[in-house]
c-di-AMP riboswitch aptamer (ydaO/yuaA leader) from a bacterium, 154 nucleotides, folded computationally.

């Protein structure tokens, strides 16, 4: 959206977040496969000084612990200004949403740029090796363009 309503049921939509089989099962839950979706994780290419904090310890190394180093999931990051120094608040750039069949694109509106994690580790990355399959909606843009797909009428 439909089913006269409706918390029920279908059907459709954003989303990685779904299907299948067993088992169990007062509400959903556990296991397996498959598919999707993140991480780590060699050659080779890349890049290229060193540097966190305690204890053993001559060093080498080991071992705690913790986050102002570095990483990761995510759009949530970057630079400037004023207060001020916890932080706020205002400007630019960047990235995100705006779902009337599906994609893709360009402008202009408006909205948002959280939070959690790992724990001194991390580039890329075949094999390998791991985690994760929630949650919401049935409309909260507007002017155009190009692709698929469906239905109807001729």
């Nucleotide at each position: 959206c439909a089913g006269c309503c409706a918390u029920c049921u279908g059907c459709g939509c954003c989303g990685a977040a779904u299907c299948u089989c067993g088992c169990a099962u007062g509400u959903u839950g556990c296991g397996a496969g498959a598919g999707c979706g993140g991480g780590g994780g060699a050659c080779c290419c890349a890049a290229c000084g060193u540097c966190a904090g305690c204890g053993c310890c001559a060093u080498c190394g080991c071992g705690c612990g913790c986050u102002c180093g570095g990483g990761g999931u995510g759009a949530a990051u970057c630079c400037g200004g004023u207060c001020a120094c916890c932080g706020a608040c205002c400007g630019g750039a960047c990235g995100g949403a705006a779902a009337c069949g599906g994609g893709a694109c360009a402008c202009g509106u408006u909205c948002c740029g959280a939070a959690c994690c790992c724990g001194a580790c991390a580039g890329c990355u075949a094999a390998c090796c791991u985690c994760g399959c929630a949650g919401g909606c049935g409309a909260c843009c507007g002017u155009a363009u190009c692709c698929c797909g469906u239905g109807c009428c001729g």